[in-house]
RNA sequence: GGGCGCGUAGCUCAGCGGGAGAGCGCCACUCUCACACAGUGGAGGUCGGUGGUUCGAAACCACUCGCGCCCACAA
Repeated sequence: GGGCGCGUAGCUCAGCGGGAGAGCGCCACUCUCACACAGUGGAGGUCGGUGGUUCGAAACCACUCGCGCCCACAA
């Protein structure tokens, strides 16, 4: 220098154009003498960033940032 993959809740991840979600974790309540388990409810996100396409973007396009992998070059 070239190519590929990943980036979404505190953690691990799903979601590939039209409701931002699951499991675990956290908080409250129910249950219990109490704890745990279980059940119910809740908080928590500008989907790495900017711009574009579109009636509509987490998703498509361009650039860019971070992490990882592969290839190549030079002294």
Model confidence (mean pLDDT): 83 of 100. Predicted 3D model of a 75-nucleotide RNA (transfer RNA) from an Actinomycetes bacterium. The organism belongs to Actinomycetes, within Bacteria. It matches the Rfam family "tRNA". By type it is a transfer RNA. Rfam links the family to the GO term triplet codon-amino acid adaptor activity. The sequence is in RNAcentral, with records from ENA.